Molecule: Archaeal signal recognition particle RNA
Organism: Thermoproteota archaeon
RNA sequence: CGCCGCGGGAAGGGCCGGGGGGCUUGCCCUCCCCUGUAACCGCAAACGGGCAAUACGGCGGGGCCAGACAACCCUGAGGGGCGAUGGGAAACCGCAGUCACGCCCCUCUAGCACGUCGAUGAAGCCUCGUCCCGCGGGGGCGUCGGAGCGGAGUACCUCUCUACCGUAGGGAGGGAGGCUCCGCUAGCUAGGCGAACCGGGUUAGGCCCGGGAGGGAGCGGCCCUAAGCCUAGACGGCGUCGUUCGCGGGGGCAGCGGGGCGUAUGGCGUCUAGAGGGUGACGUGGCUGCGGGGAACCAUCCACCCUCGGGGGGCCGCGGCG
Numbered sequence: 001c002g003c004c005g006c007g008g009g010a011a012g013g014g015c016c017g018g019g020g021g022g023c024u025u026g027c028c029c030u031c032c033c034c035u036g037u038a039a040c041c042g043c044a045a046a047c048g049g050g051c052a053a054u055a056c057g058g059c060g061g062g063g064c065c066a067g068a069c070a071a072c073c074c075u076g077a078g079g080g081g082c083g084a085u086g087g088g089a090a091a092c093c094g095c096a097g098u099c100a101c102g103c104c105c106c107u108c109u110a111g112c113a114c115g116u117c118g119a120u121g122a123a124g125c126c127u128c129g130u131c132c133c134g135c136g137g138g139g140g141c142g143u144c145g146g147a148g149c150g151g152a153g154u155a156c157c158u159c160u161c162u163a164c165c166g167u168a169g170g171g172a173g174g175g176a177g178g179c180u181c182c183g184c185u186a187g188c189u190a191g192g193c194g195a196a197c198c199g200g201g202u203u204a205g206g207c208c209c210g211g212g213a214g215g216g217a218g219c220g221g222c223c224c225u226a227a228g229c230c231u232a233g234a235c236g237g238c239g240u241c242g243u244u245c246g247c248g249g250g251g252g253c254a255g256c257g258g259g260g261c262g263u264a265u266g267g268c269g270u271c272u273a274g275a276g277g278g279u280g281a282c283g284u285g286g287c288u289g290c291g292g293g294g295a296a297c298c299a300u301c302c303a304c305c306c307u308c309g310g311g312g313g314g315c316c317g318c319g320g321c322g
Base pairs, nucleotide, nucleotide: 001322002321003320004319005318006317007316008315013065014064015063016062017035018034019033020032021031025052026051027050028049029048040061041060042059043058072312073311074310075309076308077307078306079305080304083301084300085299086298087297092292093291094290095289096288097287098286099285100284101283102282103280104278105277106276107275108274109273110272111271113270114269115268116267117266124261125260126259127258128257129256130255131250132249133248134247135246136245137244138243139241140240141239142238143237144236145235148184149183150182151181152180153179156178157177158176159175160174161173162172164171165170188233189232190231191230192229193228199224200223201222202221207216208215209214
């Protein structure tokens, strides 16, 4: 050093699950599903945890197994097999179409059935209207509109002129505008509001002129209104119409309304029976198509089990032999 036998388990070796989906560049885990074992526990993990084809989890703890033909692990072939996914006959379900029957509706015929209308006039026939278009008149509704011109007057107001008067306050006359009245116009009416002062009227007190008489400016108050705004109406323009009348044209199946002719065991409705038709948002059934559903079975993957192989898998002590 090799082989054989006996003994041991400290260190070392192992087991305490596997598969599919998802995530990921990929592997493991946390997640979901399936399926096992005599067989673990705690902690963290989807804005994730641990890793890199030596990827089949990380950190910490616990239990158990075996002694070399080890426990155990990897792997080849065959068989069984839970389950998943996909396919998959029929039953069955839904939708659509179609057919048949029923129900329903319409028409006709019959009935000595019932009801009702009818000589105050049924059936039937004729005619006009009801419908559509155009034109015109009215009506309803909506919308827009309110200006301008001419003439006359002048008591009053504002501005202005006088080469007019007066001792002051003031007086006289002229012009322009406002204003008033009349007319043209569809261009108006009524009501409400509307000015701190810068609009009007009136004006207590106070102020100014004055000897006085008297006159003047004028705050506050009261009254009134302008510009303008709002409401309602009338008027005019424009537009429109589930409106009406007239005229003209067109259409005119049924019903309804007006008028006329007409004449009666008639008209209408319900019910019953029969015949024909309709095709309805209904029901039942048949057929067809589409979709769902799915046993057997097929394909793929596969927990788990069985059989036959191959490979991997640590040392110490003592004794014997070479």